The prediction has a mean pLDDT of 81. Predicted 3D model of a 75-nucleotide RNA (transfer RNA) from Elioraea tepidiphila. NCBI's taxonomy places the organism under Bacteria, Pseudomonadati, Pseudomonadota, Alphaproteobacteria, Elioraea. The RNAcentral record of the sequence draws on ENA.
RNA sequence: GGGCCCGUAGCUCAACGGUAGAGCAGCUGACUCUUAAUCAGCGGGUCCAAGGUUCGAGUCCUUGUGCGCCCACCA
Numbered sequence: 001g002g003g004c005c006c007g008u009a010g011c012u013c014a015a016c017g018g019u020a021g022a023g024c025a026g027c028u029g030a031c032u033c034u035u036a037a038u039c040a041g042c043g044g045g046u047c048c049a050a051g052g053u054u055c056g057a058g059u060c061c062u063u064g065u066g067c068g069c070c071c072a073c074c075a
Stems, first nucleotide, its partner, number of pairs: 001071004006066002010024004018055001026042005048064005
């Protein structure tokens, strides 16, 4: 320098262009002598950034950016 993948809750990850979810973690309650486990409930998001398309974008397009991988070049 070229190519590919990924970026969504604290973590791991989903989401057909139509009001963003699950598991784990956290908090509250029940249960328990207490803790753990179990059960019930609750909260938590500028969907990496900017622009474009669209009535409508996490999703499609462009550019940038960060992580990872492959190739090439230099040495």

Background:
It matches the Rfam family "tRNA". The family's RNA type in Rfam is transfer RNA. Rfam describes the family as follows. Transfer RNA (tRNA) molecules are approximately 80 nucleotides in length.